Small-subunit ribosomal RNA from an uncultured bacterium, 1451 nucleotides, folded computationally. Model confidence (mean pLDDT): 85 of 100. Rfam family: Bacterial small subunit ribosomal RNA.
RNA sequence: AGAGUUUGAUCAUGGCUCAGAACGUACGCUGGCGGCACGCCUAACACAUGCAAGUCGAACGCAGUAGCAAUACUGAGUGGCAAACGGGUGAGUAUAAUGUGGGAAUCUGCCUUUUGGUUUGGAAUAACACGGGGAAACUUGUGCUAAUACCGAAUAAGCCCUUACGGGGAAAGUUUUAACGCCGAAAGAUGAGCCCGCACUUGAUUAGCUAGUUGGUAAGGUAAAAGCUUACCAAGGCAAUGAUCAAUAGCUGUUCUUAGAGGAAGACCAGCCACAUUGGGACUGAGACACGGCCCAGACUCCUACGGGAGGCAGCAGUGGGGAAUCUUGCACAAUGGGGGAAACCCUGAUGCAGCGAUGCCGCGUGAGUGAAGAAGGCCCUUGGGUUGUAAAACUCUUUCGUCGGGGAAGAAAAUGACUGUACCCGAAUAAGAAGGUCCGGCUAACUUCGUGCCAGCAGCCGCGGUAAUACGAAGGGACCUAGCGUAGUUCGGAAUUACUGGGCUUAAAGAGCUCGUAGGUGGUUAAAAAAGUUGAUGGUGAAAUCCCAAGGCUCAACCUUGGAACUGCCAUCAAAACUUUUUAGCUAGAGUGUGAUAGAGGUAAGUGGAAUUUCUAGUGUAGAGGUGAAAUUCGUAGAUAUUAGAAAGAACACCAAAUGCGAAGGCAACUUACUGGGUCACUACUGACACUGAGGAGCGAAAGCAUGGGUAGCGAAGAGGAUUAGAUACCCUCGUAGUCCAUGCCGUAAACGAUGUCUGCUAGAUGUCGGGGGGUUGCCCCUCGGUGUCGCCGCUAACGCAUUAAGCAGACCGCCUGGGAAGUACGGUCGCAAGAUUAAAACUCAAAGGAAUUGACGGGGGCCCGCACAAGCGGUGGAGCAUGUGGUUUAAUUCGAAGCAACGCGCAGAACCUUACCAGUCCUUGACAUGGGGAGUUUGGUUUCCGGAGACGGAUUCCUUCAGUUCGGCUGGCUCCCACACAGGUGCUGCAUGGCUGUCGUCAGCUCGUGUCGUGAGAUGUUGGGUUAAGUCCCGCAACGAGCGCAACCCUCAUCUUUAGUUGCCAGCGGUUAGGCCGGGCACUCUAGAGAAACUGCCUGCGAUGAGCAGGAGGAAGGCGGGGAUGACGUCAAGUCCUCAUGGCCCUUAUGGACUGGGCUACACACGUGCUACAAUGGCGGUGACAAUGGGCAGCGAAGGGGCGACCUGGAGCAAAUCCCAAAAAGCCGUCCCAGUUCGGAUUGUACUCUGCAACUCGAGUGCAUGAAGUUGGAAUCGCUAGUAAUCGCGGAUCAGCAUGCCGCGGUGAAUACGUUCCCGGGCCUUGUACACACCGCCCGUCACACCAUGGGAGUUGGCUUUACCCGAAGGCGGUGCGCCAACCUUUUAGGAGGCAGCCGACCACGGUAAGGUCAGCGACUGGGGUGAAGUCGUAACAAGGUAGCCGUA
Repeated sequence: AGAGUUUGAUCAUGGCUCAGAACGUACGCUGGCGGCACGCCUAACACAUGCAAGUCGAACGCAGUAGCAAUACUGAGUGGCAAACGGGUGAGUAUAAUGUGGGAAUCUGCCUUUUGGUUUGGAAUAACACGGGGAAACUUGUGCUAAUACCGAAUAAGCCCUUACGGGGAAAGUUUUAACGCCGAAAGAUGAGCCCGCACUUGAUUAGCUAGUUGGUAAGGUAAAAGCUUACCAAGGCAAUGAUCAAUAGCUGUUCUUAGAGGAAGACCAGCCACAUUGGGACUGAGACACGGCCCAGACUCCUACGGGAGGCAGCAGUGGGGAAUCUUGCACAAUGGGGGAAACCCUGAUGCAGCGAUGCCGCGUGAGUGAAGAAGGCCCUUGGGUUGUAAAACUCUUUCGUCGGGGAAGAAAAUGACUGUACCCGAAUAAGAAGGUCCGGCUAACUUCGUGCCAGCAGCCGCGGUAAUACGAAGGGACCUAGCGUAGUUCGGAAUUACUGGGCUUAAAGAGCUCGUAGGUGGUUAAAAAAGUUGAUGGUGAAAUCCCAAGGCUCAACCUUGGAACUGCCAUCAAAACUUUUUAGCUAGAGUGUGAUAGAGGUAAGUGGAAUUUCUAGUGUAGAGGUGAAAUUCGUAGAUAUUAGAAAGAACACCAAAUGCGAAGGCAACUUACUGGGUCACUACUGACACUGAGGAGCGAAAGCAUGGGUAGCGAAGAGGAUUAGAUACCCUCGUAGUCCAUGCCGUAAACGAUGUCUGCUAGAUGUCGGGGGGUUGCCCCUCGGUGUCGCCGCUAACGCAUUAAGCAGACCGCCUGGGAAGUACGGUCGCAAGAUUAAAACUCAAAGGAAUUGACGGGGGCCCGCACAAGCGGUGGAGCAUGUGGUUUAAUUCGAAGCAACGCGCAGAACCUUACCAGUCCUUGACAUGGGGAGUUUGGUUUCCGGAGACGGAUUCCUUCAGUUCGGCUGGCUCCCACACAGGUGCUGCAUGGCUGUCGUCAGCUCGUGUCGUGAGAUGUUGGGUUAAGUCCCGCAACGAGCGCAACCCUCAUCUUUAGUUGCCAGCGGUUAGGCCGGGCACUCUAGAGAAACUGCCUGCGAUGAGCAGGAGGAAGGCGGGGAUGACGUCAAGUCCUCAUGGCCCUUAUGGACUGGGCUACACACGUGCUACAAUGGCGGUGACAAUGGGCAGCGAAGGGGCGACCUGGAGCAAAUCCCAAAAAGCCGUCCCAGUUCGGAUUGUACUCUGCAACUCGAGUGCAUGAAGUUGGAAUCGCUAGUAAUCGCGGAUCAGCAUGCCGCGGUGAAUACGUUCCCGGGCCUUGUACACACCGCCCGUCACACCAUGGGAGUUGGCUUUACCCGAAGGCGGUGCGCCAACCUUUUAGGAGGCAGCCGACCACGGUAAGGUCAGCGACUGGGGUGAAGUCGUAACAAGGUAGCCGUA
C1' cells in the first nucleotide's frame, strides 16, 4: 500500500466482499511448564448456610469466677467514639449528574497551632430485685442505684443578639506521679454543601412549553445565597443557535482503531455521581434522610399455639434460575491500611495470599550433531523413475522443562511469615514424560490420484458439482501458525462509501417550476478610535495511573519502580493592531434616482375586421356522394355531393414569419383605443454601500381536472356503429357526450428541460443576427453598449461534449445526493370540495442497478453494389403409373447412421447365400486373429469317399506331395494338439473428451500483422473517401508507411499455327489388286503426343483528372478473365462421422466375443423427397441404312458361320489391343396412321421360356404370346438454366457371378430471352438506432394460477408509560390545642407558675381508587398491495421507425 465482483471488451460512477488490528468473549479440535494479569456483559432475578463493625473497665454501677486478701478476669447493661469510611452494583438519571474553569452567602467530629477557662449544686434512670402478660418476638408494674448520662446557679478574655441602651450563653472528670480528658474563642488543614460560564446521544413523522411559572416586596426557613416556602403585586420566562415531548444512556481519566483528523467503547485500575426488595418519611449525629439503623405502605419468603411476629447477598464465598458464557461455601491478619483503646490488644471476606479456567499477554520446552543402501512402507508414474527424505534406523552428545534427593532466602526497621519448605542453588538418572489446528480455484502462501456424477456436498465474494472436479469426500504431498489453531460475534480500518483535513449535482443518485422577500450568512473605498475575534509573552490549573522518552529491578520478556516530557484544554494578566469586527467622519467605481431618446406577439380591459368550417333559406342541377390499403357503417330521388346568392353562430387569427422579439418562469401572434410593468442606449445632475444570496413565508404558475353560471362552429376522452384481426374493449373509418371557449373561485402539478440555481470579477478569437449610440475615405466600413445564434483556442470533463450566454479560473449564499428494488409507497401531519398534492420511512430482497464510449450482431432504418435473386424466356416438379430413399406403422428382426438450406437415387461404385452389424435356433470359450511360458506330437500342403447332423461340427477314410535353414545333431525355425495365465476380441457407449477427413456460408472478397500516429482505455487509423473492377482489381487523395493469408497469375484441358516423330491416315501423287489402305511405297494432310508460337487494352478513335479504366474499331483461330477444370483465406455452425481409419475414458469377458443354418434389412391403411415412362401427330408404327466421341477387355472382350420369333444357344477366328472384340450409335430421312383412352400409354396379371449362380419361394435380370390399369399436360406452391448453355438423342464406364430409371463420363442435333434492379431471397461495403453479446430462434412487460416470506389496514382485545380532575389520607415532621399527665428551675410550696408529654384537630403527603384522555407495543377473523420462486396460463407493451416513435403530467 491494495484486491475481487456489473461488460464480448473499456473507462468512469457505485454498492457488496476480502486481506489488518483489537476483545471481560463464546463454540469446535487439541493440550507440556512457568511468570504477570483477568474472570455473571444475561435476571437491579430469588436466595439455604457461614462470615463481612466493632471497641473502650484509664467514664459508671451491678452480677459472676479465681484468690485469704490486695486484686485479676468474665458477662449483660448505662455511657463515649465508630458504624455516613471501607466493600458492591449501574437500575434510575440527557441534567439536581459529569468534565473543566471560575465564584460567595456556609458548615466541618477526630487532627495541628494560639488563647482563655475547668467554680458550685441538684433530680432521675437502666442494669438489678420482686411481680404480671405472651407460643414467640418481646413487653409491663413497683422498688433500689452510679457516672465523663441529665438539669440548675456562678464566672465571660473572646463570642452571639440589639432599638446600641442593654441583654444572652460553658465545662467532667479519671488518676500515685506523670498524663489523658472537658468547655469557650481565634486560625489552619481536611472533608462537605451552594451558585455560574463552556462542553455533553438521537428523533421535527415531537413546534410550541410554562402558573411558583418569570420578576419584585414582605414574612418564614436553612449551616448557607435563592420561589426554597407562603401572602400580595406585576405578566413575565423558555424556544427554529431546537424549548417541550419521546427513545436511549451512569459521566470522566482513559481503552481500541487510525498516517492524522476522526470513529467506536466506558470491563479491569483511578476520580465523581446514583442506588441498596419497591415507594414514602423522618430520627440520631460534625456528617445520613443511612446496604449489614428506625417508622409506615406494597409485593414476596419464612415461623406461629392463628392472637401475632421475622427477613432483605447490587459485601466475601456459595445455591437455584436465566444464558453461548464467567471461579473456592479456601488460608491469614505476617505485610499495607481502617475502627476503638493511654496501651497491651481486639475487630477487619478491606487487603495479602493460595485454589480453579490456554480467557489474554510474555517466556521456555517437546532434543542436538553425524548419517545414502537415497532402506522398508505409503503415494504418483510416461514403468525409466520421482517423492515422502537426512526424514527414519544406526552412531555420538546434551539434560532446559519435568522426576528424585539435598540445601534454602528476601518480603521483617526489635518481636511477629498466611504465602511455604515457596523463589532460588547443588547433585543424580534417562532422549527419556511433552504437537496440534487450519488451509491448498482466484483474491491468498500451498497439487496430484481415487470416489461421487447439479447427487452428496462446499461457499467470505466471485462461484464449484450434470463421468476425466487442483473448488465436494478420502489419501499422498505441500503451505501457514504453533500450546495453540480455526469458526462465530462485535468495533475501528481499508471506505475519499457523510468528504473539517477530504466528495459531488448536463447525461451516472443529486439545481426546489419561477420570482419577491424575513431571519441568517457574506459584503466597495479612505482615515481615526476601540480591542470582541486574532497573534505573542507570563502566571494558575489541566489528580494519580495510562501513552512517549531515559534509567533501574525480577536470568530475559510480559510486569514493576524512579525521573522527565506531554496532557494540543480552560482561566487570568500584560502587550501588538495587519486582517475581520464595532463606533465616528468622509469618498464614488457597486446600487439607486433624474433628464432625453428607443425596440418589443410584455400585461389587463373595451371595441372592430376579413378568410375558412358548419348549419339554415332560396336557386341551378341529377345520381350518386363520402371514406379507405381495400371496404363498410353514413348521407342521397322526401333531390344529396357539386355550384350560385343570402343569413346565423362560435372558435382560431393564413401570408408577414425569421438563426427574430418580449417576459422571472408558465407563456405571449389579426387590427384599434385606454391603462400599465420591465428592459436598453445617451448625458453624468443627485443620493452615498442604500448591496448579493435567501431557511421559514408570500405571490405567480401549461395542460388536464373540480365548482357555479353562460356558450358550443370545428375538434373530440367516454360511448355507439363499421372495418381489420386468431382475438381487437386498439391503430383506420362514420357519428358523438363531457371538455376545449367566457366569467368567477379552486387545484399547484409536467421530460415545468439548457435535464445546466442566483449574483460578481477575470480568461484568444472568428462569423451571422436584433435594439441603441459614435465615427469615417458613405451604394460601404470601423468603434462601442445590451441581447440572441453558430464555429473555435487555453482550460475542464469518465467520455460525449462545454468553451466570455462555460460544464474554464475564483469568490458569496441557498437547494439537493449517498447501491438497486420495495417506493415517491405505508403510517402520521399539513393543504384541498374531490381528484389528489406535499412532507416521507421500515421490514424484506438482490450483487448488482445505472452513465459514456468501443467492437460486433440485428432492424417490418438509410445509401451504394453483386448473384438465374427477381424480371424476360425455355423446360420441368407438384396430378398418373412405376423405380428409389425417408418418415410412420408393423415385426422375433424389419441392423445402424444422416434431419431446414447444408438429411431423404445420402453412407450403399450395386442386401438371393456371403455382405450383415439385426432376429430365432444350434454350437465354441486363451478363443476366428497377435505375442509370450510349459508339455506332447507331428515335423508340409492338398485331395477322394463314407457316416451322423440343417449346418457349424464330430468321426472314419483314399490318393498325391513331403516346409525353410543346417554345422546333418530332431539342432534352429515353422505347424498341430493339450495345460495355466497374462491377454485376444467388441460395427458396445460417448463426434459434447479427440485426431484425421468432409459439408456449409462461398470461389463470397474478404481476414489480419509490424512500425508509426490518435485515444486514459476497449480500440481506431491503415482497410475509410472520389473513381474503377469479376475482385481489398487498379488509380488518385489521405497520418500513415509497408507486409502476410486470400483475389489474379503460375498448373491441366479445349480452340489456331509451327516443328519433331510415324506398324493410324491417304491414292493427296505413283504402281499392284481378290476392290477391303488389302499390298508396295510415302509422311503432305487428318490424327496421336512431345516441344514451341500466339492475346498484352499491344495499335487507332472517343470518354475520363492527361490516371486507373471504359466504349467502339482494325488485325487475328481466339479480344478485353477466350471456354472449362483443379485450387476453398481468418473463421461460423460443440455442423457430420468413435459403423472407413486412429484414439482417451467407460462398459462386456462360457459373452455385448466367435462359428453356423434359416429368416430379416425387400413388410404396407398412409405421408414426403428424388427420378423414369407417359398422356401423343415436333408423335406412334413400318421401312431405309448416313455421320460420333469417351471408354472397357484374359477367371476377359468374344468375330465370321449355324440354330431359335426372341432372350439366347452353338462356334471358336482374332486380341493383354491407335492393330482384334464390345460396336448396332440414336435422334435423321421415306411411307403409313388422322385425334380416339386410339396403331397413344404401358402398369398389372396369366402362361411359356432364357441367363447368371451351390441356390432365383420369401427376393434377380431378361424374352415370346396374351392381358391392356391410371393417365387427355396436372391446385396452392415450387425447381433448373444466359450458349455449344437449356431442351432432346443415343453411347461408354465403375461396382458386379447376375441385377441401374441411380451415379460418373462421352459425343450428336441444338434454341428462346435478359427492358431493367421497384420488389422476393442470399451476399459485400459505408452509415444510423439499439435496453441485443448464447448476439432477433435476442431481450423483455403485466394480469391470472400455485408455494413461501416480511409488511399496511382491520371490528376489537391485552399490557406498559404518561397527563388532567376528583376521592382516600399510613408513617412523619410542621402548626394549633392540650380540662388528662409530669423529677430537676422560680415562688407567697397540700399548691401555683415556667417548661414539657400523651391525646385530639389542621394543612402537606406515599400507596390505593374513580373518570376522561394521550402515547407505545403484542395478538386479531378478514383484506390490500409488495418480494422471491420450476420449464405454468394469456397476450406482446418496451428495446430497431419494435412494426401506431417513445416519454412526462392529468382525466